[in-house]
Context: one part of a larger RNA
RNA sequence: GGAUUAACGCUAGCGGCAGGCCUAAUACAUGCAAGUCGAACGGUAACAGGUCCAGCAAUGGAUGCUGACGAGUGGCGCACGGGUGCGUAACACGUAUGCAAUCUACCCUUAACUGGGGGAUAGCCCCGAGAAAUCGGGAUUAAUACCCCAUAAUAUUACGGAGAGGAGUCUCCCUGUAAUUAAAGCUCCGGCGGUUUUGGAUGAGCAUGCGCGACAUUAGCUAGUUGGUGAGGUAACGGCUCACCAAGGCUUCGAUGUCUAGGGGUUCUGAGAGGAUUCACCCCCACACUGGUACUGAGACACGGACCAGACUCCUACGGGAGGCAGCAGUAAGGAAUAUUGGUCAAUGGACGCAAGUCUGAACCAGCCAUGCCGCGUGAAGGAAGACGGCCCUACGGGUUGUAAACUUCUUUUGUACAGGAAAAAACCACCGGUCGUGAAUCGGUGCUGAUGGUACUGUAAGAAUAAGGAUCGGCUAACUCCGUGCCAGCAGCCGCGGUAAUACGGAGGAUCCAAGCGUUAUCC
Numbered sequence: 001g002g003a004u005u006a007a008c009g010c011u012a013g014c015g016g017c018a019g020g021c022c023u024a025a026u027a028c029a030u031g032c033a034a035g036u037c038g039a040a041c042g043g044u045a046a047c048a049g050g051u052c053c054a055g056c057a058a059u060g061g062a063u064g065c066u067g068a069c070g071a072g073u074g075g076c077g078c079a080c081g082g083g084u085g086c087g088u089a090a091c092a093c094g095u096a097u098g099c100a101a102u103c104u105a106c107c108c109u110u111a112a113c114u115g116g117g118g119g120a121u122a123g124c125c126c127c128g129a130g131a132a133a134u135c136g137g138g139a140u141u142a143a144u145a146c147c148c149c150a151u152a153a154u155a156u157u158a159c160g161g162a163g164a165g166g167a168g169u170c171u172c173c174c175u176g177u178a179a180u181u182a183a184a185g186c187u188c189c190g191g192c193g194g195u196u197u198u199g200g201a202u203g204a205g206c207a208u209g210c211g212c213g214a215c216a217u218u219a220g221c222u223a224g225u226u227g228g229u230g231a232g233g234u235a236a237c238g239g240c241u242c243a244c245c246a247a248g249g250c251u252u253c254g255a256u257g258u259c260u261a262g263g264g265g266u267u268c269u270g271a272g273a274g275g276a277u278u279c280a281c282c283c284c285c286a287c288a289c290u291g292g293u294a295c296u297g298a299g300a301c302a303c304g305g306a307c308c309a310g311a312c313u314c315c316u317a318c319g320g321g322a323g324g325c326a327g328c329a330g331u332a333a334g335g336a337a338u339a340u341u342g343g344u345c346a347a348u349g350g351a352c353g354c355a356a357g358u359c360u361g362a363a364c365c366a367g368c369c370a371u372g373c374c375g376c377g378u379g380a381a382g383g384a385a386g387a388c389g390g391c392c393c394u395a396c397g398g399g400u401u402g403u404a405a406a407c408u409u410c411u412u413u414u415g416u417a418c419a420g421g422a423a424a425a426a427a428c429c430a431c432c433g434g435u436c437g438u439g440a441a442u443c444g445g446u447g448c449u450g451a452u453g454g455u456a457c458u459g460u461a462a463g464a465a466u467a468a469g470g471a472u473c474g475g476c477u478a479a480c481u482c483c484g485u486g487c488c489a490g491c492a493g494c495c496g497c498g499g500u501a502a503u504a505c506g507g508a509g510g511a512u513c514c515a516a517g518c519g520u521u522a523u524c525c
Stems, first nucleotide, its partner, number of pairs: 001525004006521005013376006019369002021334001026332003030329003035076003040073002043069002047067003050063005083287003093211007102204002107200002111196004115149004125138005155180007163172003185192002213259003220250003225247008262284004267276003289310005312323004340366001342365003348362001349360004379410004389401005416461005424452001429447007469514005474495003480509005490497002
């Protein structure tokens, strides 16, 4: 000098863009953050409509008939999105390869199929236990829930044959025999689905080379340890696990141990080499009160799922129960220090749904903070009796503040008042029309939809009106005099200054540098 997720002191007009718990992965009141589908199902608690009954009416009752739909069965989603950096020095990450050792829901694509039957169960109803959470018994009922049978190969398994190739176990291709295995319906009649299968896409898993902290005041470490055979297990290879056998394996090219730490793209600095960094944004990893375990599922050993143990908090009728903000806000605590218990699904994206749509603290916006970067303003031109006042001097005078002010003319960014007022919206959907390869396919036209926001922006009006500070002035280092003080009070980054003429302390006048900021402190280069 540059930089910062900064803080503190003094000061403060506006806008745009960004950023905002670095500390206690401390504890959390409250609300919200993952639902959706009635075009899978039995149904009808609430709302609305219809119908019927009673009634003069008000109104009451009945009826799933319709729109819809609480609770329930079922499907898909909840493994994404969002948070944090505890752990981890590791194939965690980065990069480059391999899988002849692998899986992949939804999506696209290839080929084929979608026949028949059955028993339950939740809900509803009845009864019971309990303070509650919740649980037990009986009767009855549906399905795209569950089960059985049929059919079946280019699927799977076993045993074979011919050919081609490779990188060793082998791979590809043609083919034979045998065995095993499937399905679900709904419909607005257009379709939407279901089962098996081929290839793809996407995502994931595994293995390997190289790279990637400190300490030798850590020198030896290791028994599932290293290898083999066999078995089990996995989507898959493998001591991954187990039985048996052998005695191996790593290490001064740093094993083992201890400490520290998420990794990378990046970012800062530097002429570069390098050094430092991992806040914001993106990719990967790990974690979800602490530790462990599996279940479901295409995918989890699962932040707002389950079970067990522990600590803590809460409820309790003392028998027993409930909970997990490192989601968004917010609270307490800690701290030098870090924001609103806001709006909307309008856009983008996601889940579900044929769709309408519902949900979405993702996201888009708004609020707070000079925390940073960038931009604008606080007026412009003229104006010498060089005014008054202040300060200084060699003092009837001169210098400086200083064109500064007054005064004249002009402008109106900004602010105030009034008026107008966006783009972001095109899709979905509805209607109309065209095109072809005829599919609710695609293209075109019209219509519908804005939280932000009456915001941005534009115009008009009057009026210099509403807007400057901070630090420094001995040298380094741009900028000097007077007064006060008298080794005192004090200053200070280093050298140092102050003991009676202090350009170094304090005040004043003047000056210098930056400027809505300026200084100080901390950290990095």